[in-house]
Context: one part of a larger RNA
RNA sequence: CGAUGUUGAAGGAACUAGGCAAAAUGACUCCGUAACUUAGGGAGAAGGAGUGCCUGUUGGUGGGCAACCAUCAGUAGGUGGCACAAACUAGGGGGUGGCGACUGUUUACUAAAAACACAGGACUCUGCUAAGUCGUAAGACGAUGUAUAGGGUCUGACGCCUGCCCGGUGCCGGAAGGUUAAAAGGAGGGGUGUAAGCUCUGAAUUGAAGCCCCGGUAAACGGCGGCCGUAACUAUAACGGUCCUAAGGUAGCGAAAUUCCUUGUCGGGUAAGUUCCGACCUGCACGAAUGGCGUAACGACCUCCCCGCUGUCUCCAGCAUCGACUCA
Repeated sequence: CGAUGUUGAAGGAACUAGGCAAAAUGACUCCGUAACUUAGGGAGAAGGAGUGCCUGUUGGUGGGCAACCAUCAGUAGGUGGCACAAACUAGGGGGUGGCGACUGUUUACUAAAAACACAGGACUCUGCUAAGUCGUAAGACGAUGUAUAGGGUCUGACGCCUGCCCGGUGCCGGAAGGUUAAAAGGAGGGGUGUAAGCUCUGAAUUGAAGCCCCGGUAAACGGCGGCCGUAACUAUAACGGUCCUAAGGUAGCGAAAUUCCUUGUCGGGUAAGUUCCGACCUGCACGAAUGGCGUAACGACCUCCCCGCUGUCUCCAGCAUCGACUCA
């Protein structure tokens, strides 16, 4: 000097990215227990009291003829210690917000989460030799199932809801029309000097799906404007004009896990707060199942605050053990 334990005056998070680590809490019995709530919870909420041993006594239960014994609970009196859940083992607590409803699952060996899953919701395909999947096939799964079933995709408990756009892309529908291959057709033409023949070429016409075309469809992929003016202070603009669009963002939320400018502004908390909470709305660049906004309970999740507690710190020190080091 290091490691592992252990103790510490006064202070008590001043440490630090962050209370990381440590300390503290801890059992049983009794009392007592808030907001909120899906009425189940929250809850061991929080907060408090008791606990050894001895003697007497009351009640219950069991055994016993009885005396009495055992055991559980209570009650009265006494008594020892620094300390009675005497050692070991054994929740720290409370409050706000974000995300995800929840229990679960995951990167075997740097990530456990807000990611995945989930019950629930929706769309879509499938009538049974089902759709779909594996296989060249036979065949198999689906399923010894049958639309309250099975496959695919999205969303993700619950509550309140889920607006407008079908122009583009996709999907679905459409006995017309246009285009269109092989094929059918064969006017006509060429070669063979001519004929028959053989052979090459070939116009019109007929001719499927697809595409064009006409509709539908957004819990399909997706999208959801600009400029100018206007009210008797000012400011602002309910109002008007104009251009463009398929349609111009509704409800709700909003400096947000989204806000660049930005430590926005105001309020709260602190003596002092780029974080936090509540508002405002000027949304660079929220927004409705790529779901929107809430939400009790839950979380080794993330953020902020308070109480308790402490060597995290002010500021380090002692002790024990093991190393390192020195000598042999």
Record summary: The prediction has a mean pLDDT of 88. Large-subunit ribosomal RNA, domain IV from a Rhodospirillaceae bacterium, 328 nucleotides, folded computationally. Lineage of the source: Bacteria > Pseudomonadota > Alphaproteobacteria > Rhodospirillales > Rhodospirillaceae. RNAcentral holds the full RNA, with entries from ENA.